[in-house]
């Protein structure tokens, strides 16, 4: 230089146009249960902006920008970064 592959929440990892901000799984917090813990079982847990007195909603982000689309993590187009191959 060419060619494939792949980037998703705190970490690991589905999903491949239609309520999936996003499945599971680890962590992480609270609570059962234990004298106590551990293991188990239950429940919740992403970030930033907005609206509510609160309780709760709304939107926006799937490596960056742009594009097609009623609609995009999902297609296409550059670019950055990882991994094989090849000259």
């Nucleotide at each position: 230089g060419g060619a494939g592959g792949g980037a998703u929440g705190g970490c690991c990892g589905a999903g491949c146009g239609g309520u999936u901000g996003a499945a599971g799984g680890c962590g992480c917090c609270g609570c059962u249960c234990u004298c106590g813990a551990a293991a188990a079982g239950c429940g919740g847990u992403g970030u930033a902006c907005u609206c509510u007195a609160a309780c709760g909603g709304g939107u926006a982000c799937c490596g960056u920008g742009a594009g097609u689309u009623c609609a995009a993590a999902u297609c296409u187009c550059a670019c950055u970064c990882c991994c094989u191959c090849c000259g």